c-di-GMP-I riboswitch aptamer from Sulfurovum sp., 75 nucleotides, folded computationally. The source organism's lineage runs through Bacteria, Pseudomonadati, Campylobacterota, Campylobacterales and Sulfurovum. The coordinates come from a structure-prediction model, not an experiment, and the mean pLDDT is 78.
RNA sequence: AUGGAGAAAAGCCAAACCUGUCGCGAGGCAGAGACGGAAAGCCACGGGUCUUACAAAGACAGCCGGGUUGCCUAC
Numbered sequence: 001a002u003g004g005a006g007a008a009a010a011g012c013c014a015a016a017c018c019u020g021u022c023g024c025g026a027g028g029c030a031g032a033g034a035c036g037g038a039a040a041g042c043c044a045c046g047g048g049u050c051u052u053a054c055a056a057a058g059a060c061a062g063c064c065g066g067g068u069u070g071c072c073u074a075c
Stems, first nucleotide, its partner, number of pairs: 003075001005073002012037002018031005035062001041068003045065003048060004
């Protein structure tokens, strides 16, 4: 360096519930909190689910694929 794996350690993220706040809403953000996570980092590209004033549009990356970047290490 490549491949494969998740055994170990360090660090990382943070579901539900609750509080505040923004939004019509799905939900977002912050605090608190840990069910979990090896991409639970990022991107709505394909499928899917959801919302709406039913119109333009919008939400979910912790639903599945895909793209892209990336930490540690037994072997």